Source information: Small-subunit ribosomal RNA, 5' domain from a Rhodanobacteraceae bacterium, 519 nucleotides, folded computationally. It matches the Rfam family "Bacterial small subunit ribosomal RNA". Rfam 15.1 lists 42,628 matches to the family in 10,626 species.
Context: one part of a larger RNA
């Protein structure tokens, strides 16, 4: 010099992108952050409409359970880990919901359960008995191959229905029957995502020199989606280490980031993979995937409720809150856009995301006025008293009008989904369902926001720090080794360009300076 996720001091006009607990992985009131689905199921009140003299019947929207699917993503932190972790290059013994291709199924039965109804227990949290029902919940049969197990022969293993529409034909009617679509279930393949193994790089200390019994390596077996002391038995005695093993300390790692001329240093906030962790330590069940942030179970430590029998809860999720600190924002708006979940679809959730707000905390741009103006005005300050300067600077004169304000208008970011009509595709079909294309309409949190015009009017804006040498900038006057200054060197004991004020200069500039930190 350059840089910073900065703090402090004086001081401050707009915007525009950005960035914002670095310290206590420290405790948390409040409310929000993972739901959906009625086109899987039986029900429930209560209700819009339509039928019907009523009784009741049809029915659209709503959902407490049962069941699907998602909660394992998205978000957060960086405690712990020096290797079960990262980064790079590489293997072989694996799985993979949804999502693409292709192949052939999708048949006939059962038994039960919660909702519900009765009856109780308990302060609550919640529970217990007994009766009633359904299914895309659950169990068998039937089918079996390219699956699985086997050297073969042979043995074995599945499903499930809902929605829409219909011409003939059965049927009193539901509905069969047909089609269409969306599901189910088997298989091989494919994408996608995980898991598992190997080489080679990743800090420090030798004032850590030896370490190691499931240790290394075989065989058998067990387990696991999978290979393997991943586990056991039984056998060999091996295995690592000065090319630093053991330990002890520190520490998430990369792309990148700052910095340099490179080579290196030195970082790992923000944005992106990748790991780990979710009050502490454990543990397992669901599940295609966890050993699961806002699931369970158990042991601790806190914190709250209680009728003292016994219960709740985990903000390292977005706001807030105390607490610590030199220090870090709102208990905001919307799903309109991307994007996720879930549904056929309308949609419904979504502190992910997009805006808003608040912060000179950085980056970038604009401004606080533009010409003209000597009597070189007055005042300040120096003066050798003649003047010098401040200084065209002020005033005055003539002008603009960014930005402020006031009033008009005013976007982009939305075009998908949906209507409709034309056309293929399916079919028996012009129904229905669906590709393509036209057309047509809805749909804005930001926001009456950027943007445009308009009007008055110089009006609404300029500070910090230096000024002895290093180092751009000097004098006067207080002070008198005193107050004081200081990066280094050093100044200051009566004429101090070195302290304090003026007065003038220099630098940078909405900031300047300091502290601290990198190179």
């Nucleotide at each position: 010099g350059a840089u910073u996720g900065a703090a402090c001091g004086c001081u401050g006009g707009c915007g525009g992108c950005a960035u914002g607990c670095c310290u206590a992985a420290c405790a948390c009131a409040u409310g929000c952050a993972a739901g959906u689905c009625g086109a899987a199921c039986g029900g429930a009140g209560g209700u819009a409409g339509g039928g019907g003299c009523a009784a009741c019947c049809c029915g659209g929207g709503u959902u407490a359970g049962u069941g699907g699917c998602g909660g394992a993503c998205g978000g957060g932190u960086g405690a712990g880990g020096a290797a079960u972790g990262c980064g790079u290059c590489g293997g072989a013994a694996u799985c993979u919901a949804c999502c693409c291709u292709a192949u052939g199924g999708u048949g006939g039965g059962g038994g039960a359960u919660a909702a519900c109804a009765c009856a109780g227990g308990g302060a609550a949290a919640c529970u217990u008995g007994u009766g009633c029902u359904a299914a895309u919940a659950c169990c068998g049969c039937a089918u079996a191959a390219u699956g699985u197990c086997g050297a073969g022969a042979g043995a074995c293993c599945a499903a499930a229905g809902c929605a829409g529409g219909g011409g003939a034909c059965c049927g009193c009617a539901a509905g069969g029957c047909c089609u269409u679509g969306c599901g189910c279930g088997a298989u091989a393949g494919g994408a996608u995502g995980a898991g598992c193994c190997g080489a080679c790089g990743c800090c420090c200390g030798a004032u850590u020199a030896g370490c190691u019994a499931g240790u290394u390596g075989g065989u058998a077996g067990g387990g696991u989606a999978a290979a393997g002391g991943c586990c056991u038995a039984c056998c060999a005695a091996g295995g690592c280490g000065a090319c630093g093993a053991u330990c002890g300390g520190u520490a998430g790692c990369u792309g990148g980031u700052c910095u340099g001329a490179g080579a290196g240093g030195a970082u790992g906030a923000u944005c992106a993979g990748c790991c780990a962790c979710a009050c502490u330590g454990g543990g397992a069940c669901u599940g295609a995937g966890a050993c699961a942030c806002g699931g369970c179970c158990c042991a601790g430590a806190c914190u709250c409720c209680u009728a003292c029998g016994g219960g709740a809860g985990g903000c390292a999720g977005c706001a807030g809150u105390g607490g610590g600190g030199a220090a870090u924002a709102u208990u905001g708006g919307a799903c309109a856009a991307u994007g996720g979940g879930c549904g056929c679809a309308a949609g419904c959730c979504u502190g992910a995301u997009c805006c808003a707000g608040c912060a000179a905390u950085g980056c970038c741009g604009c401004g606080u006025g533009u010409g003209u103006g000597a009597a070189g005005a007055a005042g300040g300050c120096c003066u050798g008293c003649g003047g010098g300067u401040u200084g065209u600077a002020a005033a005055g004169c003539a002008c603009u009008u960014u930005u402020g304000u006031u009033c008009g208008g005013g976007a982009a970011g939305a075009a998908a989904u949906c209507a409709u009509g034309c056309u293929g595709g399916u079919u028996a079909a012009u129904a229905c369902c669906u590709g393509g294309u036209a057309u047509g309409g809805a749909u804005g949190a930001c926001g009456g926001u950027a943007c445009c015009g308009a009007a008055a009017g110089a009006a609404u804006a300029a500070g910090c720090a230096c000024c002895g040498g290093c180092u751009a900038a000097c004098u006067u006057c207080g002070u008198g080794c005193c107050a004081g200054c200081a990066g280094c060197c050093g100044c200051g004991g009566u004429a101090a360009u070195a302290c304090g004020a003026a007065g003038g200069g220099u630098g940078c500039a909405a900031g300047c300076g300091u502290u601290a930190a990198u190179c």